[in-house]
RNA sequence: CGAGCAUACCGGACGGCUGCGGGCGGCAACGCCUGAGGAAAGUCCGAGCAUCAUAAGGCAGGAUAGCAGCUAACGGCUGCCGAGGGUGACCUUAAGGGAAAGUGCAACAGAGAUAUACCGCCUUCGUGGCUUGCGUUUUUAACGCUUGAUGGGAAUACCCGCCUACGAGGGUAAGGGUGGAAAGGCGAGGUAAGAGCUCACCGGCCGACCGGAGACGAAUCGGCCCUGUAAACCCUAUCCGAUGCAACGCUAAAUAAGGCUAUACAUUCGCCUGAUGUGCCUUGAAAAGCGGCUAGAGCAGUAAAGCAAUUUACUGUCGAGAUAGAUAGUCGUCCAAGACAGAACUCGGCUUAUAGGUAGGCUCGAUAU
RNA sequence: CGGGGUGUAGCGCAGGUGGUAGCGCACUUGACUGGGGGUCAAGGGGCCGCAGGUUCAAGUCCUGUCACUCCGACCA
Repeated sequence: CGAGCAUACCGGACGGCUGCGGGCGGCAACGCCUGAGGAAAGUCCGAGCAUCAUAAGGCAGGAUAGCAGCUAACGGCUGCCGAGGGUGACCUUAAGGGAAAGUGCAACAGAGAUAUACCGCCUUCGUGGCUUGCGUUUUUAACGCUUGAUGGGAAUACCCGCCUACGAGGGUAAGGGUGGAAAGGCGAGGUAAGAGCUCACCGGCCGACCGGAGACGAAUCGGCCCUGUAAACCCUAUCCGAUGCAACGCUAAAUAAGGCUAUACAUUCGCCUGAUGUGCCUUGAAAAGCGGCUAGAGCAGUAAAGCAAUUUACUGUCGAGAUAGAUAGUCGUCCAAGACAGAACUCGGCUUAUAGGUAGGCUCGAUAU
Repeated sequence: CGGGGUGUAGCGCAGGUGGUAGCGCACUUGACUGGGGGUCAAGGGGCCGCAGGUUCAAGUCCUGUCACUCCGACCA
């Protein structure tokens, strides 16, 4: 210098005038203080808080899945192990429980998809065939050619042997082609032909021994039921009551009329059991006020423990609380010319969106000293 | 603010347990008619809202995201 990796942070600044929400002071006029975010978003997890006896039992249902730690809790975070990617810094990890509990599925193609025999190979039985001829020689015979084949014993029938085709049956997964996947791969032995059938080597899984707190790791030995799929059902382990501030409490207003139901209906669970209660529909009134509501697992700094997440101690600090909903408008100066976007009970996370900028660190390549 | 549902052809909708996506109307062409309408026959049109993942294979299963839509206050 070029190309990258990962982390932390900022994300317009200052001032004047006018206005809005909230708080405090003041009889009032008015004055003073304060007023969006890192995601306030999605509402995907986990809690606080609140209510409900259907908070009781069972079934069903849902969530999570390496190990250890952190935490109020978590499906989050930190560190480590395994797997995958990258030359590397480093990144991803729904890939990380079980396919050896069981069930399902694997379209099309292919003979056959979790067990199959289509072609091929081998074999058993049946039917059919083994002819004509030539040559050589050591000439009652033997050999060679020819043929798909070889004839021999005997009495033409029968027996033995050989050959090919057809029919019936059996064995075989070596070879063929199909497919994402065809009984782990490959070589030798073996066999009628074959096959982990046997053996050597290699891969995978499981167990023992050794190391480690553990996930797990290296060598050796032994075993093996060796296709994929659990983001299919399912099994194993752990956890889960439901509903969300329109929860909920208090006050005010109103408290009138009609109808329906009892093995019924309701009570904040999809079903059952059990428990408790009396309701439901039409109609009418009112769409009111206060609380919940922001000082909290808060924020900042320093020190200590820890690799880290995080925790502890001390000091400092208060940083929106509306209810048709404020956080704005305008002017001036400056710069790199301002992205994504706006609270609505509150926190801890995750995910998604985000112009541009700052800081320190690391890797690879090239060049110079 | 909280909770649910739906996105498939121009429009309205199907596609429970993954296997090459259909139905009705509309559209195009042809025939019947002097022409229109109507009827009959044939045909075209989709990357299933978007992105990523699991799987041999995704409209379907999983995750994220976008759009649309519905419901929910209190009293007697």

Two RNAs folded together computationally: RNase P RNA and transfer RNA, 445 nucleotides in total. It holds a member of the Rfam family "Bacterial RNase P class A". Rfam links the family to the GO terms tRNA processing, dimeric ribonuclease P complex and ribonuclease P activity. Rfam classes the family as a ribozyme.